[in-house]
RNA sequence: GGGCCUGUAGCUCAGUACGGUAGAGCGGUGGGCUCUUAACCCAUUGGUCAAGGGUUCAAAUCCCUUCAGGCCCGCCA
Numbered sequence: 001g002g003g004c005c006u007g008u009a010g011c012u013c014a015g016u017a018c019g020g021u022a023g024a025g026c027g028g029u030g031g032g033c034u035c036u037u038a039a040c041c042c043a044u045u046g047g048u049c050a051a052g053g054g055u056u057c058a059a060a061u062c063c064c065u066u067c068a069g070g071c072c073c074g075c076c077a
Base pairs, nucleotide, nucleotide: 001073002072003071004070005069006068007067010026011025012024013023020057027045028044029043030042031041032040050066051065052064053063054062
C1' cells in the first nucleotide's frame, strides 16, 4: 500500500439480507419473600447505534469519507 471482518445500554450480544416503534440476557435501583444474606418474584433504570456527510417522507440498516480493533496479502530492509 491492497482486500475482508468488527464497532448497538455499565458488560456479553441480537437486530442490517428486504429502510418503517431500538431489543434480550446479565448488571444498577426500589419493593416483596426470609430471623438475616443468597436464591427466587414484582416493578423500575437504561442508548448521539464509533464519528462526520449524503440519499430518502423516514437510516442502526443504503452510499461516501474518517477513526479504532482484528485477520489475510503485498512492498522495503
Transfer RNA from a Thermoproteota archaeon, 77 nucleotides, folded computationally. Taxonomically the source falls in Thermoproteota (Archaea, Thermoproteati). The same sequence occurs in records of 5 taxa. Its Rfam family is "tRNA". From the family's description: Transfer RNA (tRNA) molecules are approximately 80 nucleotides in length.